């Protein structure tokens, strides 16, 4: 790089350096973020989704803790675009794609 399962409406920075003009995966509509310095990189510091560890509980697992290894720390994956059911231009459900995070090649 590829597969497979699974999980996302919760939660956590107006910190400090560094850069400097764009960013919110990507296309397209919006609609937000940013010279009061975003996005991005380091470092602190903080969350707990997954693993991993203890402790409790059951026979379907459920739960509580810890912060070790990812990972996260503006808005639902910021909403939508595809399908489909109600219903009258919304409300839901899936589904694609993308992310984590395990296991595998």
């Nucleotide at each position: 790089u590829c597969c497979u399962u699974a999980u996302a409406a919760a939660g956590a920075g107006c910190c400090g350096g560094g850069g400097a003009a764009g960013g919110a995966a990507u296309c397209u509509g919006g609609u937000c973020c940013g010279u009061u310095g975003a996005u991005c990189c380091c470092g602190c510091a903080g969350c707990a989704a997954c693993c991993u560890c203890u402790c409790c509980u059951a026979g379907u697992u459920g739960g509580a803790g810890a912060a070790g290894g990812u990972g996260c720390u503006c808005a639902u994956u910021c909403c939508a675009g595809c399908a489909g059911a109600c219903a009258u231009u919304g409300u839901c459900u899936g589904a694609g794609a993308g992310a984590u995070a395990a296991g595998g090649u």